[in-house]
Molecule: Bacterial RNase P class A
Organism: Paracoccus sp. (in: a-proteobacteria)
RNA sequence: GCGGAUGGCCGGAUGACCGCGGCGAAAGCCGAGGAAAGUCCGGGCUCCAUCAAGGCACGGUGCCGGGUAACGCCCGGCGGGGGCAACCCCAGGGACAGCGCCACAGAGAACAGACCGCCCCGGUUCGCCGGGGUAAGGGUGAAACGGUGGGGUAAAAGCCCACCGGGGGGCUGGCAACAGUCCUCGCAUGGCAAGCCCCACCGGGAGCAAUGCCGAAUAGGGACCGCGUGUCGCAAGACGGGGGCGCCUUGCCCUCAGCUGGUCCGGGUUGGCAGCUAAAGCCCGUCGGUAACGGCGGGACAAGAUGAAUGGUCAUCGAAGGGGGCAACCCCGGAACAGAACCCGGCUUACAGGCCAUCCGCGCAA
Numbered sequence: 001g002c003g004g005a006u007g008g009c010c011g012g013a014u015g016a017c018c019g020c021g022g023c024g025a026a027a028g029c030c031g032a033g034g035a036a037a038g039u040c041c042g043g044g045c046u047c048c049a050u051c052a053a054g055g056c057a058c059g060g061u062g063c064c065g066g067g068u069a070a071c072g073c074c075c076g077g078c079g080g081g082g083g084c085a086a087c088c089c090c091a092g093g094g095a096c097a098g099c100g101c102c103a104c105a106g107a108g109a110a111c112a113g114a115c116c117g118c119c120c121c122g123g124u125u126c127g128c129c130g131g132g133g134u135a136a137g138g139g140u141g142a143a144a145c146g147g148u149g150g151g152g153u154a155a156a157a158g159c160c161c162a163c164c165g166g167g168g169g170g171c172u173g174g175c176a177a178c179a180g181u182c183c184u185c186g187c188a189u190g191g192c193a194a195g196c197c198c199c200a201c202c203g204g205g206a207g208c209a210a211u212g213c214c215g216a217a218u219a220g221g222g223a224c225c226g227c228g229u230g231u232c233g234c235a236a237g238a239c240g241g242g243g244g245c246g247c248c249u250u251g252c253c254c255u256c257a258g259c260u261g262g263u264c265c266g267g268g269u270u271g272g273c274a275g276c277u278a279a280a281g282c283c284c285g286u287c288g289g290u291a292a293c294g295g296c297g298g299g300a301c302a303a304g305a306u307g308a309a310u311g312g313u314c315a316u317c318g319a320a321g322g323g324g325g326c327a328a329c330c331c332c333g334g335a336a337c338a339g340a341a342c343c344c345g346g347c348u349u350a351c352a353g354g355c356c357a358u359c360c361g362c363g364c365a366a
Base pairs, nucleotide, nucleotide: 001362002361003360004359005358006357007356008355009354010353012317013316014315015314016313017312018311020031021030022029023028033337037348038347040346041345042344043343044342045207046206047205048204052250053249054248055247056246058203059202060201061200062199063077064076065075066074067073078092079090080089081088082087093198094197098196099195100192101191102190115138116137117134118133119132120131121130122129123128146164147163148162149161150160151159165187166185167184168183169182170181171180172179173178211274212273213272214271221265222264223263224262225261226259227258230239231238232237240256241255242254243253244252282299283298284297285296286295287294288293321332322331323330324329
């Protein structure tokens, strides 16, 4: 210098004027994001008589260890794959529990098979034909029932041997996933579980239009009180009928009768208030930890709207980009994706352009 990898940050600036939302007596102060997005996970919070215990069903997660309020997230390892490398990717439990599937091609696709070939025997019109053996070689395929080499044989074959791979067992290291090594077994059963399924673990439902309160009008209706209220009982209670979880059992809750009685309330709709913003949040230092993260100390900022504010104009500057010029420089040009709606932790997706740090490969020079 060129090419690449990883992590992090910024994402128009300043001023004036006009305008909008919130707070405030006023002066004045505050007023979009790294994703506010998708609403995909995990929580806080609120309500629900059936949210309790057990089972079934349903849904989710899936190597090991750690972090966290929790997670399907993050960190560190292991195994597999890609790359010269930095580094990147993987729904990565179980295929002798059982069932199912494996298109096309191919002779044959699971405890298989013989098209070409090779070998032996018989025949022959010498082209080949018939019978048998074999699976080394060819061919098909995503995949052909261990691989390479040697021995062996009529030709062959774990038929035998060496190495590699694999099954079983031991030892060593590691918390573990796993790795290494030794012994043993000629090999002992392909792939798919983002097909059913099995195993382990986790899971109540609905969501701020949750939910609570206030005010106005009226009907259906509802609450409390009084008398009364399935059967037994003085009563407490027991028993029985009906109803209520996706289903069952236990348990739990509601209900069994009404009345010309009395006192009150008032669904939905509309308006207002609360919920409503200080969050397990952020920054700095220090200690522990490889790290995610945690402990301690210190510090700053603070949208809360609801037919829903956060904007507009001007001035100065202004990155990229385009044009001219040998160059200095000049001219044009003007800022990506987007935009709060209860809050927080993640993931994913969108994003003009720029900056910083670390690392890898190649080339050149000393």